[in-house]
The RNA shown here (Guanidine-I riboswitch aptamer) has 156 nucleotides and comes from Paenibacillus abyssi. The sequence is in RNAcentral, with records from Rfam. Rfam family: Guanidine-I riboswitch aptamer. The literature on the family includes a 2017 paper in Mol Cell by Nelson et al., "Metabolism of Free Guanidine in Bacteria Is Regulated by a Widespread Riboswitch Class". The source organism's lineage runs through Bacteria, Bacillati, Bacilli, Caryophanales and Paenibacillus.

């Protein structure tokens, strides 16, 4: 000092956060429930009065559904993002194979054809997948990340 197809991609995973679901919480709203509190009006009786019951309805409590609004991701989850150095596949890439075809040969042969050599699409096989520490700091999304910058800087 040192090359690469160390390419591209789909499906997921570790690994992330919170747009949206969903969940937990908090807040009043509406509807109901309540052998729950307090009050009012009414029933009621031969007659006055009270009280206790029923009804009826006002405020408060509890609690239950609905739908809004807020907050939480220090909510397991669904959606979402996801690794060069995580899997698995598919595409190209390279090399080696390649029937027919085409070229081509003062090769064989009477013809017909046969042969050798060349190209080579489909398709096949192998390799691509061996190796692989790594910030800070920035970027994108709603938002962070083993995502992008980046097999980068550096460091062995």
């Nucleotide at each position: 000092a040192u090359a690469a197809a160390a390419g591209c991609u789909g499906u997921c995973u570790a690994g992330g956060g919170u747009u949206c679901c969903g969940u937990u919480g908090a807040c009043g709203g509406c509807a109901g429930u309540g052998a729950g509190g307090c009050g009012a009006g009414u029933u009621g009786u031969a007659a006055c009065a009270g009280g206790a019951g029923g009804c009826u309805u006002g405020c408060c409590c509890a609690u239950u559904g609905c739908a809004a609004u807020c907050a939480g991701g220090u909510c397991u989850g669904g959606u979402c993002c996801a690794a060069g150095a995580g899997a698995c596949g598919g595409c190209g890439u390279a090399c080696a194979g390649g029937a027919g075809g085409c070229g081509u040969c003062a090769g064989c042969a009477g013809c017909a054809g046969c042969g050798g050599c060349g190209u080579g699409a489909a398709c096949u096989g192998u390799a691509u997948c061996a190796c692989a520490c790594g910030g800070a700091a920035g970027g994108a999304u709603a938002a962070a990340a083993g995502c992008c910058u980046g097999g980068g800087a550096g460091a062995u």